[in-house]
RNA sequence: GUUGCAAACGGGCAAACCAGUGGAAACGCUGGGGCGCAAAACCAGAGGCUACGGCGUCAUAAAAGACGCUACGCUCGUUCGGUUACCGGA
Numbered sequence: 001g002u003u004g005c006a007a008a009c010g011g012g013c014a015a016a017c018c019a020g021u022g023g024a025a026a027c028g029c030u031g032g033g034g035c036g037c038a039a040a041a042c043c044a045g046a047g048g049c050u051a052c053g054g055c056g057u058c059a060u061a062a063a064a065g066a067c068g069c070u071a072c073g074c075u076c077g078u079u080c081g082g083u084u085a086c087c088g089g090a
Stems, first nucleotide, its partner, number of pairs: 002090002005088001012037002017032006035077001041083003045080002047075003053070006
């Protein structure tokens, strides 16, 4: 330098759930917790989730209301893609 690949040492992260808290929601944050993880580190391009607001249709005297579409919201601990990397092996 290449390869993400046998074990170990030392460390690292932290699912469900519980408490608190932010948000319309999806979901996030803090503490406890520990199912798991060798990229469970980072990036929201694909995919996925949500629909406050907006637009359309129905409805109405006007509203209320119902349905559909929509990301500018969210998710990398489902998956694909991209970037970087510790210890050791080959």
This is a predicted structure of a 90-nucleotide RNA (c-di-GMP-I riboswitch aptamer). The sequence was found by an Rfam model in a public genome assembly. The coordinates come from a structure-prediction model, not an experiment, and the mean pLDDT is 82.